RNA sequence: CCACGAAAGGGCAAACCCGCUGAAAAGCGGGGGCGCAGAGCCACGGGUCUAAAGCUGCAAAGCCAUGACAGCCGGGUUGCCGAAG
Numbered sequence: 001c002c003a004c005g006a007a008a009g010g011g012c013a014a015a016c017c018c019g020c021u022g023a024a025a026a027g028c029g030g031g032g033g034c035g036c037a038g039a040g041c042c043a044c045g046g047g048u049c050u051a052a053a054g055c056u057g058c059a060a061a062g063c064c065a066u067g068a069c070a071g072c073c074g075g076g077u078u079g080c081c082g083a084a085g
Base pairs, nucleotide, nucleotide: 002085004082005081011036012035016031017030018029019028020027021026034071040077041076042075044074045073046072047069048068049067054063055062056061
């Protein structure tokens, strides 16, 4: 250095509960700990969720992302440790 994920130190934090924000999906803070070797970061491709505004409709409702998810898959970018090979 490549490849890989043994060990140790340390890191992150699902469900659920409380508070705040939001129309919602969801986000943030506290508790919690299912898991994670990129569960760091980026919505670029696919996918999923929501539907305020808008459009259609007599209504019920339907459509729609400019909203959200990086802990759905792929991609990009950056990075800790170092046993065996």
Predicted 3D model of an 85-nucleotide RNA (c-di-GMP-I-GGC riboswitch aptamer) from Desulfobacteraceae bacterium UBA5852. Model confidence (mean pLDDT): 88 of 100. The organism belongs to Desulfobacteraceae, within Bacteria.